[in-house]
Context: one part of a larger RNA
RNA sequence: CUGGGCGUAAAGCGUCCGUAGCUGGUUUCGUAAGCGGAUUGUCAAAACCCGAAGCUUAACUUCGGCAAGGCAUUCCGAACUGCGUUACUUGAGUCCUGUUCAGGUAGGCGGAAUUCCCGGUGUAGCGGUGAAAUGCGUAGAUAUCGGGAGGAACACCAGUGGCGAAGGCGGCCGACUGGAACUGUCCUGACGCUGAGGGACGAAAGCUAGGGGAGCAAACCGGAUUAGAUGCCCGGGUAGUCCUAGCCGUAAACGAUGGAUGCUAGAUGUGGGCUACGAAAGUAGUCCGUGCCGUAAGCUAACGCGUUAAGCAUCCCGCCUGGGGAGUACGGCCGCAAGGUUGAAACUC
Numbered sequence: 001c002u003g004g005g006c007g008u009a010a011a012g013c014g015u016c017c018g019u020a021g022c023u024g025g026u027u028u029c030g031u032a033a034g035c036g037g038a039u040u041g042u043c044a045a046a047a048c049c050c051g052a053a054g055c056u057u058a059a060c061u062u063c064g065g066c067a068a069g070g071c072a073u074u075c076c077g078a079a080c081u082g083c084g085u086u087a088c089u090u091g092a093g094u095c096c097u098g099u100u101c102a103g104g105u106a107g108g109c110g111g112a113a114u115u116c117c118c119g120g121u122g123u124a125g126c127g128g129u130g131a132a133a134u135g136c137g138u139a140g141a142u143a144u145c146g147g148g149a150g151g152a153a154c155a156c157c158a159g160u161g162g163c164g165a166a167g168g169c170g171g172c173c174g175a176c177u178g179g180a181a182c183u184g185u186c187c188u189g190a191c192g193c194u195g196a197g198g199g200a201c202g203a204a205a206g207c208u209a210g211g212g213g214a215g216c217a218a219a220c221c222g223g224a225u226u227a228g229a230u231g232c233c234c235g236g237g238u239a240g241u242c243c244u245a246g247c248c249g250u251a252a253a254c255g256a257u258g259g260a261u262g263c264u265a266g267a268u269g270u271g272g273g274c275u276a277c278g279a280a281a282g283u284a285g286u287c288c289g290u291g292c293c294g295u296a297a298g299c300u301a302a303c304g305c306g307u308u309a310a311g312c313a314u315c316c317c318g319c320c321u322g323g324g325g326a327g328u329a330c331g332g333c334c335g336c337a338a339g340g341u342u343g344a345a346a347c348u349c
Base pairs, nucleotide, nucleotide: 003321004320005319006318007303008302012317014201015200016199017198021194023192025088026087029084030083031082033081034080035077036076037075038074040072041071042070043069049065050064051063052062053061054060091191092188093187095184098182099180103177104176105175107173108172109171110154115149116148117147118146119145120144121143125136126135162169163168206247207246208245209244210243211242215241216240220236221235222234223233258316259315260314261313262312263311268291269290270289271288272287273286274285275284276283277282298305299304322349323348324347331342332341333340334339
């Protein structure tokens, strides 16, 4: 390299958009580049192979020869691919009506709770634990009632439920805005799929600047525990957690399962749309989504997967190639830094 693979053994980019490229539905006519056939030329000699001959054989030498294949010219063919052209509607997209949703952005509002402050009542404890102590409290705590301040998160509803490409999204209200499915089957007429580079988004932590700071809480300080205890438990507590603007670009970013399309027994729950029946509740059918069980076939090393495939196929991308060294070194690129990304070798088993 070929090959074989990528749920768990090494291996699917965190996700999407999209350039080049690759690849692509049905149909008419043409073309003849690919493709198939034929002719001619050429691919020196030697060698290989086949058939003979010569040295006593062999090695060796000499003579003769086909085929296959490469390149080029010409001619023929037209199923398939390509190219040009004609038409189509099932792929894709547009349009119409209503529908659903924690999808996104900025703004406003609300109640419960914690903490703190003020005032009332009230008195000796409270708190905490396995047990305690540190801590708080006669300067009046805890408890309880009233008032106020402020920040953060939104109990119940809540669901194997919904939405989003992923990260993720949950009090209420209106504003702006994205997507999806269904129905009608109107319009365009292959406009599609994938996607190296590239671009955008991307939890938490972390960083810069300015705010904010109730609760929680790395670091840190105490109290315990212990042989010790740089821990688990307890009392405190700063970054941070929150907001605005900008970085970072990583996660067990997981379904450890890339995307698209087609095909392949069933049963059952649930969310949304449409249709029919019904006064309604609902029932039935259908399309889209989301689960579970047990599976027919099939697949798998097994576990398991099984119409939401890890089954049967096609197209495109990414990735793997024994363990350690090592996701390290060096160099490049990116970053304020932390670091990220790309990514070896010696040596060793």

A computed fold for a 349-nucleotide part of an RNA from uncultured Thiomonas sp., annotated as small-subunit ribosomal RNA, central domain. Its mean pLDDT, the model's own confidence on a scale to 100, is 85. NCBI's taxonomy places the organism under Bacteria, Pseudomonadati, Pseudomonadota, Betaproteobacteria, Thiomonas. The RNAcentral record of the full RNA draws on ENA and SILVA.